The RNA shown here (Bacterial RNase P class A) has 443 nucleotides and comes from a Chloroflexota bacterium.
C1' cells in the first nucleotide's frame, strides 16, 4: 500500500421567520352552582394568552416467532393437530442469543448448518450403464468343455487364431454424483475376504481427557449391512388452552319487538292458599254465614331436592366439568329497530446512560444517576441563507507520482409511533472507527 473477513458509532449541521402535539405553572372572559347588605364574593369548569419541560426509528417495516396485560364463570385428562431436534449456559420466555462438538465451504481470518433415529414400516431416484442396492443380475472381458473351422511345426501331438454352445467368474475395462471397501500377496483352469499382513468402516467390550456433544488408544470379531427422513398422514424425546388494545372496563343516550322450531316426571306440608272434618265464638231473615283452633288432604302456586331430557361454554373430537332450561320454555333461526357519543385502558417500564465486580463470552448482580411521544383524521413542518458529507467537470501551487487551495454542476439514504416489550428477517446515499487474515514494498 492493495485485497479480504469481522463488529462498533453516526446517519446531515447552524441561524433566522413564521406554525403543530402533550404535560406542567400563571392568567383567565363567557358559563354554572351557593352566599348577598345586590355593590359584589366564594367555589368549580374553562377558551384564548404568557412561560417552563418535552415531542418518532435502527429499522417504527413485515406481522414471522415468544411473552407481559385483558377477556372467555373454572380450565382437568386423553386423542389429533402443530412447533422443535447434537451438548452446556443465558433469558421472562422463544424457532432466540453465547461458548462448545461433529459435518461442509475457504489458502487463511472466517461463514454455514438442511444437527434425534434407515438392520421397525413404506417410498424416492432424471440420464447413462447390465445392473442403483440387506438380495440379485451380466454389457465389454477372462478361465475350463465341447462342437466347427483357418493356419504353422520338430506331425496322430503341440501352438496361435475364428465363430456357436454349456458351464464357472464378476477380477482388469467401460457408465454414471455413487457399482457392494483399499493397497499388496496367497491361490485358482480363470477369478473373488476364499485366505493372509497392513489400512479403513462397522459390531462388542473396556481405558483415559472433558459437566457434556464428543475425542484418542486399546483387545476381539472377516461383520463390510450405498443415498434421501428440508422424502412419508413414519418412529422417538420435549413443549403448546383460546381469542386479542378494533382486547376489556366505565359513563351517557336512545329503541321495538315480531314470527317459526324447541326437551319429562316424581318427593317434600319447608313457605302461602284452597278443600274436608271436628269443636267453640259471634251474627241470623234459621237457608245459612263470617272468624279461630285441631286433624286430614300434594287441591293451586312458589321453593328445595332427585332421576331424565334439551341446550350452552371450555380451538377440533372424546370423557369430564360448570350453568341454564323443561311449554310463565333454555336455546336455535328468520325479520325487523336503536346506538357508533364521550372517559380509561395509554406509557415508570422484563426501562436507558455511567461504574464496579462475577463470568470466555451471551449475561448477572450491586452503586450511582435520568425521565426521553401518546395522537385519535390522526401532532414535530415550512420558507431562506451560510456550511458540511457524495460524485463529476475545471483552474492553479508544490514536486512528485501525490499533496494543497479554488470554482461550476448535480445530489444527499432507508424510511414514519398508534398497547408495549424481547428476537428473526427484509431495505439502507455515504461518513468515522476497533480488530483479524493474505499479498507486496520498505527499515
Nucleotide at each position: 500500500c492493495a485485497g479480504g473477513u469481522u463488529g462498533g458509532c453516526c446517519g446531515g449541521g447552524u441561524g433566522a421567520u413564521c406554525g403543530c402535539g402533550g404535560u406542567c405553572a400563571g392568567c383567565g372572559a363567557u358559563c354554572u352552582g351557593g352566599c348577598u347588605a345586590c355593590g359584589g364574593u366564594c367555589a368549580g369548569g374553562a377558551a384564548a394568552c404568557u412561560g417552563g419541560c418535552u415531542g418518532a426509528g435502527g429499522a417504527a417495516a413485515g406481522u414471522c416467532c415468544g411473552c407481559a396485560c385483558u377477556c372467555c364463570a373454572c380450565a382437568g385428562a386423553g386423542c389429533a393437530c402443530g412447533g422443535c431436534g447434537c451438548c452446556g449456559g443465558c433469558u421472562a420466555a422463544c424457532g432466540g442469543c453465547c461458548g462448545g462438538g461433529c459435518g461442509g465451504g475457504g489458502c487463511a481470518a472466517c461463514c454455514c448448518g438442511a444437527c434425534g433415529g434407515c438392520a421397525a414400516g413404506u417410498g424416492c431416484a432424471a440420464c447413462a450403464g447390465a445392473g442403483a442396492g440387506g438380495c440379485g443380475u451380466a454389457u465389454u472381458g477372462c478361465c475350463u468343455g465341447u462342437u466347427u473351422u483357418g493356419g504353422g511345426c520338430a506331425c496322430a501331438g503341440c501352438c496361435c487364431g475364428a465363430a456357436g454352445c454349456a458351464g464357472g467368474u464378476g477380477a482388469g475395462g467401460g457408465u454414471g454424483a455413487a457399482a457392494c471397501g483399499g493397497u499388496g500377496g496367497u491361490g485358482u483352469a480363470a477369478g473373488a475376504g476364499a485366505c493372509c499382513a497392513c489400512c479403513g468402516g462397522c459390531a462388542g467390550c473396556g481405558g483415559c481427557a472433558g459437566u457434556a456433544a464428543u475425542g484418542c488408544g486399546g483387545c476381539u470379531g472377516g461383520c463390510c449391512a450405498g443415498g434421501c427422513a428440508a422424502a412419508c398422514u413414519c418412529c422417538c424425546g420435549c413443549c403448546g388452552g383460546g381469542a386479542g388494545c378494533a382486547a376489556g372496563a366505565c359513563c351517557a343516550a336512545g329503541c321495538a319487538g315480531g314470527g317459526u322450531g324447541g326437551a319429562a316426571g316424581g318427593u317434600g306440608u319447608g313457605c302461602c292458599g284452597g278443600g274436608a272434618u271436628a269443636a267453640c265464638u259471634c251474627c241470623u231473615g234459621c237457608g245459612g254465614g263470617a272468624g279461630u283452633u285441631u286433624u286430614c288432604u300434594g287441591c293451586g302456586g312458589c321453593c328445595a331436592u332427585c332421576u331424565a331430557c334439551g341446550g350452552g361454554g371450555c380451538g377440533g373430537c372424546u370423557c369430564g366439568u360448570c350453568c341454564c332450561g323443561u311449554c310463565u320454555g333454555a336455546c336455535a333461526u328468520c325479520c325487523g329497530g336503536g346506538u357508533a357519543g364521550g372517559u380509561c385502558g395509554c406509557u415508570u417500564g422484563a426501562g436507558g446512560g455511567c461504574g464496579a465486580u462475577a463470568g470466555u463470552a451471551a449475561u448477572a448482580u450491586c452503586g450511582c444517576u435520568c425521565c426521553c411521544a401518546g395522537a385519535u383524521a390522526g401532532a414535530u413542518g415550512a420558507u431562506c441563507a451560510c456550511c458540511g458529507g457524495c460524485g463529476u467537470c475545471u483552474g492553479g501551487u508544490c514536486a512528485c507520482u501525490g499533496a494543497c487551495c479554488g470554482g461550476g454542476c448535480g445530489u444527499u439514504a432507508c424510511a414514519g409511533a398508534a398497547u408495549g416489550c424481547g428476537g428473526c428477517u427484509u431495505a439502507u446515499a455515504g461518513g468515522c472507527u476497533g480488530a483479524c487474515c493474505u499479498g507486496g514494498a520498505a527499515u

About this RNA: The sequence was found by an Rfam model in a public genome assembly. The organism belongs to Chloroflexota, within Bacteria. The coordinates come from a structure-prediction model, not an experiment, and the mean pLDDT is 77.